Model confidence (mean pLDDT): 81 of 100. Predicted 3D model of a 71-nucleotide RNA (transfer RNA) from Collinsella sp. Lineage of the source: Bacteria > Bacillati > Actinomycetota > Coriobacteriia > Collinsella. The RNAcentral record of the sequence draws on ENA and Rfam. The same sequence occurs in records of 7 taxa.
RNA sequence: GCGGGCGUAGUUCAUCGGUAGAACCUCAGCCUUCCAAGCUGAUGAGGCGGGUUCGACUCCCGUCGCCCGCU
Repeated sequence: GCGGGCGUAGUUCAUCGGUAGAACCUCAGCCUUCCAAGCUGAUGAGGCGGGUUCGACUCCCGUCGCCCGCU
């Protein structure tokens, strides 16, 4: 330099055009003599900038970061 893949919650992963979910973590409550465990609830996220569309995490373009391959 060229090509490909991946960027979503504090972490690990879903969802792949129509309200963005789960587990763990954190916080609160219940339970318990206390703690742990268990049960219930809450907080919190689409790398960035454009385009397409009635509607974009999703499709297209650019860009940034990480990983892999080629040279």